[in-house]
RNA sequence: CUUUGCUCAUGGCUAACCACCGGAAACCGUGGGGCGCAGAGCAACGGGACUAAAGAAGUUGGCGAUACCUUCCCCGCUCAUAUAGCUCACACUCGAAAAACCAGCUUCCAUGUCCGCCGUGCCGCCAAA
Numbered sequence: 001c002u003u004u005g006c007u008c009a010u011g012g013c014u015a016a017c018c019a020c021c022g023g024a025a026a027c028c029g030u031g032g033g034g035c036g037c038a039g040a041g042c043a044a045c046g047g048g049a050c051u052a053a054a055g056a057a058g059u060u061g062g063c064g065a066u067a068c069c070u071u072c073c074c075c076g077c078u079c080a081u082a083u084a085g086c087u088c089a090c091a092c093u094c095g096a097a098a099a100a101c102c103a104g105c106u107u108c109c110a111u112g113u114c115c116g117c118c119g120u121g122c123c124g125c126c127a128a129a
Stems, first nucleotide, its partner, number of pairs: 002129004012037002017032004022027001035116001041122003045119003048114003055108008069095001076086003
C1' cells in the first nucleotide's frame, strides 16, 4: 500500500421509546435508553424516500350585499265605475348576482429533511493475509 473482517486491544457510534428544546411539518439538538453497526465517521453530489410552509389549481363557506335590475308605484293614458287595465319617475318594500378579498378542505410542487435506503467522493482504528 492492497484485500479481508474468523480472532484480539483501546474502545467508538446509538434504533425504537421517554423527557426537554427548535421547527408549519418531515426532522434536528441535548439527556436517558440500546435495536443494532467495522465505517451506524464526514459530505445531500446522483438515484430514492419523507414533509408541504410559501406558491399554484380546484372546491366549499364567509364576505362582497347592495347597486343595475325585478317587485311595488305618483303622474299620465285607455276603459267608463271596477278601488279595472296599460305605460311608469323618486323613495320604501320584495327578489337578487359577479369580480376581488378571507377561511376550511383536496391535489400538485422543495427552495425543507433523511448518509442507520442504494450509489459516489473524502478521511480513519485494530487484527489477519
Annotation: The RNA shown here (c-di-GMP-I riboswitch aptamer) has 129 nucleotides and comes from a Deltaproteobacteria bacterium. The sequence is in RNAcentral, with records from Ribocentre. Rfam family: c-di-GMP-I riboswitch aptamer. On this family, see Sudarsan et al., Science 2008: "Riboswitches in Eubacteria Sense the Second Messenger Cyclic Di-GMP".